[in-house]
Context: one part of a larger RNA
RNA sequence: UUAGGCGUAAAGCAUUUGUAGGUGGCUUUUUAAGUUUGCUAUCAAAUCUGAAGGCUCAACCCUAGACAAGUGGUGGAAACUACCAAGUUACAUUAUAGUAGGGGUAGAUGGAAUCUCUAGUGGAGUGGUGAAAUGAUAGAGAUUAGAAAGAACACCAACGAUGAAAGCACUCUAUUGGGUGGACUUUGACACUGAGAGACGAAACCUAAGGGAGCGAAUGGAUUAGAUACCCUAGUAGUCAUAACCAUAAACGAUGGACACUAGGAGUUAUGCAUAUCAGCCCGUGCAGUGUUGUAGCUAACAUGUUAAGUAUCUCGCCUGGGGAGUAAGUUCGCAAGAAUGAAACUC
Numbered sequence: 001u002u003a004g005g006c007g008u009a010a011a012g013c014a015u016u017u018g019u020a021g022g023u024g025g026c027u028u029u030u031u032a033a034g035u036u037u038g039c040u041a042u043c044a045a046a047u048c049u050g051a052a053g054g055c056u057c058a059a060c061c062c063u064a065g066a067c068a069a070g071u072g073g074u075g076g077a078a079a080c081u082a083c084c085a086a087g088u089u090a091c092a093u094u095a096u097a098g099u100a101g102g103g104g105u106a107g108a109u110g111g112a113a114u115c116u117c118u119a120g121u122g123g124a125g126u127g128g129u130g131a132a133a134u135g136a137u138a139g140a141g142a143u144u145a146g147a148a149a150g151a152a153c154a155c156c157a158a159c160g161a162u163g164a165a166a167g168c169a170c171u172c173u174a175u176u177g178g179g180u181g182g183a184c185u186u187u188g189a190c191a192c193u194g195a196g197a198g199a200c201g202a203a204a205c206c207u208a209a210g211g212g213a214g215c216g217a218a219u220g221g222a223u224u225a226g227a228u229a230c231c232c233u234a235g236u237a238g239u240c241a242u243a244a245c246c247a248u249a250a251a252c253g254a255u256g257g258a259c260a261c262u263a264g265g266a267g268u269u270a271u272g273c274a275u276a277u278c279a280g281c282c283c284g285u286g287c288a289g290u291g292u293u294g295u296a297g298c299u300a301a302c303a304u305g306u307u308a309a310g311u312a313u314c315u316c317g318c319c320u321g322g323g324g325a326g327u328a329a330g331u332u333c334g335c336a337a338g339a340a341u342g343a344a345a346c347u348c
Base pairs, nucleotide, nucleotide: 003320004319005318006317007302008301012316015199016198017197021193022192023191025088026087027086028085031082033081034080035077036076037075038074039073040072041071042070049065051063053061054060092187096182098180099179103176104175105174106173107172108171110153114149116147117146118145119144120143121142126135162167207243208242210240214239215238219234220232221231256315257314258313260311261310264293265292267290268289269288271286272285273284297304321348322347323346330341331340332339333338
């Protein structure tokens, strides 16, 4: 609970596609459902209200009236919403020739490093720490040559690019999605949002059969009064690939999406025009991003500030004192772990 809110106080679904629903450009026409208006019927009495009258006044009583709102009937109006018909190009969409990109998927290759193995040289240290310990004369560490394995891709690298988000980087190839600016071609409002629903969704966990270099939950040695830690040696699961599952994160910009408007300054990425030029810079300007500073405004303050948390509209989600509690029960989903939905008693 017809209210006010949701960056940090409670509150934006992790993200997206889209059904129902809600909302919706410009111009002209039709209808008259909403809207507006005249007349009429009804709207019991009492009550309320303006007036007259009666109890000496008043309260009170009584008489004839009236307003507003609602509903039905009937007659008008046509601005707005809706409906009908037609048009238009500004939203949106399409074609065209360009362009940038770690966007996705599949495949192939490369070098550095690490570890292990083999062979050689050599002969006592090495490793680790605050200090030590575990390993080595069956030849370590060091160094040279060769082989194998798995995982990750230094520099370039940026406050930079890209994707709906999660995310995405050695290089090459194939295939594929989206963006963006130019000239101005197509359709002609086809749009926005979106309950349910679908898709995707880091890491970890789980299942199957693989892989296993390095790192490394568990386990072990020290330290310590204790040491379930910090430090150290080793090291299983895991980390990797494939096929399934899970559906959660401080999934954060703690800021839902769309559209319009509202001072600037100096950057940067892609691209167009103009200018300039041998070429590259430089200078001006448009559009789409991405950061920074900042005016007005807004804000409890911090801050925010054309990428709004400003000014407005549309639409979805969510909040309503702390704890109990994201718990119990029920239901749905899951192999499980658990996830989703989600109270109350009681207490302050």
About this RNA
Predicted 3D model of a 348-nucleotide part of an RNA (small-subunit ribosomal RNA, central domain) from Senna siamea. Rfam family: Bacterial small subunit ribosomal RNA. The coordinates come from a structure-prediction model, not an experiment, and the mean pLDDT is 82. NCBI's taxonomy places the organism under Eukaryota, Embryophyta, eudicotyledons, rosids, Senna.